[in-house]
């Protein structure tokens, strides 16, 4: 100096689903019904790899979470940083 992977920080983007019902003055809280899938978690396995071990979805479940706004938000982009590699 080139470039890759993973991680961290900042900024921007970022879906779905009852501002439901009853108690309660509202909120909170308690009980009930319906619903969502993109924190986290669990399951299946196309695929990768392979003696074995292993990795693995935005699919499935809905434990947790959520169903006005705000917040959160997988993931994406830019910039900066760190580690390990590469030219």
């Nucleotide at each position: 100096c080139u470039u890759g992977u993973c991680c961290c920080g900042u900024u921007g983007g970022g879906a779905g689903a009852a501002a439901c019902c009853g108690g309660u003055u509202c909120a909170u809280c308690c009980g009930g019904u319906g619903c969502c899938g993109a924190a986290g978690g669990a399951g299946c396995a196309a695929c990768c790899g392979c003696c074995c071990c292993g990795g693995a979805a935005a699919c499935u479940c809905u434990c947790a979470g959520g169903c006005a706004a705000a917040a959160g938000g997988a993931c994406c982009a830019a910039c900066g940083g760190a580690a390990c590699g590469u030219u």